Record summary
The prediction has a mean pLDDT of 84. c-di-GMP-I riboswitch aptamer from a soil metagenome, 89 nucleotides, folded computationally. The sequence is in RNAcentral, with records from MGnify.
RNA sequence: GACAAAGGCAAACCCGGCGAAAGCCGGCGACGCAAAGCCCCGAGGCUACCGCACGCCAGUCUGCGUGUUACGCCAGUCGAGCCGCCGAA
Numbered sequence: 001g002a003c004a005a006a007g008g009c010a011a012a013c014c015c016g017g018c019g020a021a022a023g024c025c026g027g028c029g030a031c032g033c034a035a036a037g038c039c040c041c042g043a044g045g046c047u048a049c050c051g052c053a054c055g056c057c058a059g060u061c062u063g064c065g066u067g068u069u070a071c072g073c074c075a076g077u078c079g080a081g082c083c084g085c086c087g088a089a
Base pairs, nucleotide, nucleotide: 001086008033009032014027015026016025017024018023031076037082038081041079042078043077044074045073046072051068052067053066054065055064056063
């Protein structure tokens, strides 16, 4: 799945915590969700501490800027996979 019922999840904001960030966890709260349950396997997206490249400053301390990079993240972007509650005609 039925303009039904039961039950479920919880966006943004705000508060607290973790993290370099993206983001995550808890509280509050409902924008929405029939897999908004699980899972980074494929596509896509976000971030860039470290590393690398270039430049600058400084003059002995490993500083600053730009670019790049997933090993980080997103399952409420899509697909694949796994699992599953309720219920008529």